This is a predicted structure of a 478-nucleotide part of an RNA (small-subunit ribosomal RNA, 3' major domain) from a sediment metagenome. The coordinates come from a structure-prediction model, not an experiment, and the mean pLDDT is 86.

Context: one part of a larger RNA
RNA sequence: UGACGGGGGCCCGCACAAGCGGUGGAGCAUGUGGUUCAAUUCGACGCAACGCGAAGAACCUUACCCGGGCUGGAAAAACACAGAAGCCGGUGGAAACACUGGUGUGCUCGCAAGAGAGCUGUGGCUCAGGUGCUGCAUGGCUGUCGUCAGCUCGUGUCGUGAGAUGUUGGGUUAAGUCCCGCAACGAGCGCAACCCCUGUCUCUAGUUGCCAUCGGUUCGGCCGGGCACUCUAGAGAGACUGCCGACGUCAAGUCGGAGGAAGGUGGGGAUGACGUCAAGUCCUCAUGGCCCUUAUGUCCGGGGCGACACACGUGCUACAAUGGCAGGUACAAAGGGCUGCGAACCGGCGACGGGGAGCCAAUCCCAAAAAACCUGCCUCAGUACGGAUAGGAGUCUGCAACCCGACUCCUUGAAGGCGGAAUCGCUAGUAACCCCUGAUCAGCAGGCAGGGGUGAAUACGUUCCCGGGCCUUGUACA
Numbered sequence: 001u002g003a004c005g006g007g008g009g010c011c012c013g014c015a016c017a018a019g020c021g022g023u024g025g026a027g028c029a030u031g032u033g034g035u036u037c038a039a040u041u042c043g044a045c046g047c048a049a050c051g052c053g054a055a056g057a058a059c060c061u062u063a064c065c066c067g068g069g070c071u072g073g074a075a076a077a078a079c080a081c082a083g084a085a086g087c088c089g090g091u092g093g094a095a096a097c098a099c100u101g102g103u104g105u106g107c108u109c110g111c112a113a114g115a116g117a118g119c120u121g122u123g124g125c126u127c128a129g130g131u132g133c134u135g136c137a138u139g140g141c142u143g144u145c146g147u148c149a150g151c152u153c154g155u156g157u158c159g160u161g162a163g164a165u166g167u168u169g170g171g172u173u174a175a176g177u178c179c180c181g182c183a184a185c186g187a188g189c190g191c192a193a194c195c196c197c198u199g200u201c202u203c204u205a206g207u208u209g210c211c212a213u214c215g216g217u218u219c220g221g222c223c224g225g226g227c228a229c230u231c232u233a234g235a236g237a238g239a240c241u242g243c244c245g246a247c248g249u250c251a252a253g254u255c256g257g258a259g260g261a262a263g264g265u266g267g268g269g270a271u272g273a274c275g276u277c278a279a280g281u282c283c284u285c286a287u288g289g290c291c292c293u294u295a296u297g298u299c300c301g302g303g304g305c306g307a308c309a310c311a312c313g314u315g316c317u318a319c320a321a322u323g324g325c326a327g328g329u330a331c332a333a334a335g336g337g338c339u340g341c342g343a344a345c346c347g348g349c350g351a352c353g354g355g356g357a358g359c360c361a362a363u364c365c366c367a368a369a370a371a372a373c374c375u376g377c378c379u380c381a382g383u384a385c386g387g388a389u390a391g392g393a394g395u396c397u398g399c400a401a402c403c404c405g406a407c408u409c410c411u412u413g414a415a416g417g418c419g420g421a422a423u424c425g426c427u428a429g430u431a432a433c434c435c436c437u438g439a440u441c442a443g444c445a446g447g448c449a450g451g452g453g454u455g456a457a458u459a460c461g462u463u464c465c466c467g468g469g470c471c472u473u474g475u476a477c478a
Base pairs, nucleotide, nucleotide: 001478002477003475004474005473007472008471009470010469011468012467013466015462016461019426020425021424022423023422026317027316028315029314030313031312032311033310034308035307042053043052064303065302066301067300068299069298070297073127077126079123080122081121082120083119086103087102088101089100090099091098092097107116108115109114129292130291132290133289134288138286139285140281141280142279143277145275150189151188152187153186154185155184156165157164158163169180170179171178195269196268197267198266200237201236202235203234204233205232206231209227210226214224215223216222240263243257244256245255246254247253319419323378324377325376326375327374328373335366336365337364340359341358345354346353347352385416390411391410392409393408394407395406396405432454433453434452435451436450437449438448
């Protein structure tokens, strides 16, 4: 100087408390451990691994296993030789591939012979290739403490020196935020602000919106017409403790009030200091070293990654009456759409099929929003709760759904009566409940990323648990 203390003081954070909803029990989905296996490819392991890399494992992917092949190689540059390239077949084979038939002669230079570019095949060689090892050799990127308020430097001063001072102290703040004081005076990286979205208004602009106003209407902003409003998207205004009062040290600021759409960082996002964990990644990529080189490379067929006595994590659906079922009827936002979204209409109980209008999309489509509201049935029952499992029949995608897809219909109806010890999230348009969209994607979401709808309860307080900040104290630790 740090680190640590079941030392002290001060102060924060859904840290506790107060409250609401869960997990832990059930069934299923998914990840992991374990076990099994020819293989169940690999990585990730307290927080900070475990719906994680996977924003899509039937083949492919694919790195694993079995089998069949290839070797200068599936792809690259240079050289030599031959042929243009390309197109259409045949035989064998599971395919890769092997053998083979036919067709075909282009471009540039040149009268021609021929040469060249490009592509294909063959050959030898300098080589390629490796998701093989080492994240304890590395770059880059990332997680984490932590959006915590800290981490440092220059000069000066003090100390023999390590170092200290500044950065401590008194107040204050979300903040090393600011004020005052002070052997310090300044400065940098952080904080804040500048950026984006959102909340109010004005202007500009009207192929969306409006009967607001006028006319027509087959009644639909449908038509004429109009940009007032809504909206869209560009420019601006607006909030700064600016004003008033109280408190405070006359300060920083705090509390209350006014005005205001909005207050005291308005709400949300992006933004992550010096560093820590030899944290993670050599399976994104790059890269040192080591290793393989007729194989640890590479092509193909099939299998596996999907196994199942078990154990754990994360979820979904429930156990019902604030509910279930049937019928009727409303109200979103944000997105996506061209070998795409696909309307009306017709067929089918349905998944879906036929059909093709319109739309490169404020214009058309995906599209129905659902919970909510109204009416009726069920009346507490393992039930008209719950839907696992199983049998049958189908639809769609795709070369192909046996291993191993999603969905539909009929039948079947399991466990489950609110969950032990324990444990998680959340302070407001939040939790909880309800649907919608998107990426990936042929197909496949209970996951993820977003969007809106309905919309709470509680916070006395900081004694205690966890994490953190500042000062101080002890130390035989570094």